[in-house]
């Protein structure tokens, strides 16, 4: 110096003028006008991906269907989220990634190529000729001896295709080869120690037990999920033909179905439910003290939890939270200079909308630890 | 705000995870013809919206972005 990884943390600062939405107080008879004082976007307020709270339908009920989640163990209301660990993978390393149950219940499916893509099934090249056979040589009187090539036939060693082809090196064994048999390695199943709360590791012994991939295919197992959303939902007011058709014994709440439950209605001036038409686009709640935030002590490897004390911290509805000046401060460009110094410009994403925990996504920057390269002492 | 759905060629749509994605209509070029236009021949139509991932392989599956469209009010 250069290249990298991981965390924390800020989102420029002070003063001024002129506003905007809201609280509270006050003036004036009153007010939507005025005067005063408070407060007034984020880390993601954003995708609406997951999970709850709230709020109606039963206090959320049972069955099948469907949805979802998958090592382990522990936070949490709760989660697909954290954390803190086992396997596997990448990367020289700091350190990252992992949808990670089950292919030994069944079922699918593995194009081209290739002998053959799952059944221990099959044989292009190849190897062999041992069993049965033709044919030729060569020794010999003769072949029941020796050699050769073939058919039948055996064989999975080697080439070959392929993402994948049924453990790997050696020896033994054959006619010629295979776990066929044997010593070691890998593996897997099972017995058993031994560590660990568990995932799992780590050792002994046994059995030739080598079993292809796919479950982000179907599908089993195991745990979990009722539905709809604040445009929920309550309460008040305004205006209209409390209109017209169509279904209709049953219907709605309730999503596909069955069942139960709850309310209305059950034969025509009728419950609903559907399309059309008609009026209205108002207002208070819900709606800001909550799984809240800071600080400190305590547990705990964390993640989180307890205990004490402080603090109130936007609530609006065509939707405010802005606009200009001065002065300083960081970062970068241009121009300017011998080098300062000065002068001008630009400073990321992005804007609450019932509320939280999260996750992804955009996106400027500071600082702290580490890892590796190169170069000098 | 909340709930739902599409993206494949210029347009309108197909497309069991299996080679080098197809179909009309439209668009070029030729051939006719004096010139168009019909008609015949022949042809390029393409980041399968985009990126990671699973798979031996993805237009198909799985996730996360990007664009687009539709629906929902009260009253009776």
């Nucleotide at each position: 110096g250069g290249a990298g990884c991981a965390g924390a943390c800020c989102a420029g600062g002070c003063g001024g003028u002129c506003g905007c939405g809201g609280g509270c107080g006050g003036g004036c008879a009153a007010g939507a006008u005025c005067c005063g004082u408070c407060c007034g976007a984020g880390g993601a307020a954003a995708g609406u991906c997951c999970g709850a709270g709230c709020u109606c339908c039963a206090u959320a009920g049972g069955g099948c269907a469907g949805g979802g989640u998958g090592c382990u163990g522990g936070g949490u209301a709760a989660c697909a989220c954290c954390c803190a660990g086992u396997g596997g993978g990448a990367g020289c390393g700091a350190u990252c990634c992992u949808a990670a149950g089950g292919a030994a219940a069944g079922u699918g499916c593995c194009g081209c190529a290739g002998a053959a893509a799952g059944g221990g099934a099959a044989a292009c090249c190849g190897c062999c000729c041992a069993a049965g056979g033709a044919c030729c040589c060569c020794u010999g009187a003769g072949a029941c001896g020796g050699g050769g090539c073939c058919c039948c036939g055996g064989c999975a060693a080697g080439g070959g295709u392929g993402a994948a082809a049924a453990g790997g090196u050696g020896a033994g064994g054959u006619a010629a080869g295979a776990g066929c048999u044997c010593a070691c390695c890998a593996g897997u199943g099972c017995u058993u120690c031994c560590g660990g709360u568990g995932a799992c590791g780590g050792g002994a012994g046994c059995a030739g037990c080598u079993u292809g991939g796919u479950a982000a295919a179907c599908c089993c197992c195991a745990c979990c999920c009722g539905g709809a959303g604040c445009g929920a939902g309550a309460c008040c007011g305004c205006a209209u033909a409390g209109g017209a058709g169509a279904g209709g014994a049953g219907a709605a709440g309730c999503u596909g179905c069955c069942c139960g439950c709850u309310u209305c209605g059950c034969u025509a001036u009728c419950a609903c439910u559907c399309u059309c038409g008609g009026g209205u686009a108002g207002g208070u709640c819900g709606c800001a003290c909550g799984a809240g935030u800071c600080g400190c002590a305590g547990g705990g490897u964390a993640a989180c939890c307890u205990g004490c004390g402080g603090c109130c911290u936007a609530g609006a509805u065509g939707a405010a939270u802005g606009a200009c000046c001065g002065c300083c401060g960081c970062g970068g460009a241009a121009g300017g200079u011998a080098a300062c110094a000065c002068u001008u410009c630009c400073g990321a994403c992005a804007g609450a909308a019932c509320u939280c925990g999260g996750c992804u996504u955009a996106c400027g920057g500071u600082c702290u630890g580490c890892u590796c390269c190169g170069u000098c002492c | 705000g909340c709930g739902c759905c599409c993206g494949u060629a210029g347009c309108u749509c197909a497309g069991u995870g299996g080679a080098u994605a197809g179909a009309g209509c439209a668009c070029u070029g030729g051939c006719c013809u004096c010139c168009g236009g019909a008609g015949c021949c022949a042809g390029g139509u393409g980041u399968c919206g985009c990126g990671c991932g699973u798979u031996c392989g993805a237009g198909u599956c799985g996730c996360g972005c990007c664009g687009g469209g539709c629906g929902c009010g009260c009253c009776a």
Molecule: RNase P RNA; transfer RNA
Organism: Candidatus Eiseniibacteriota bacterium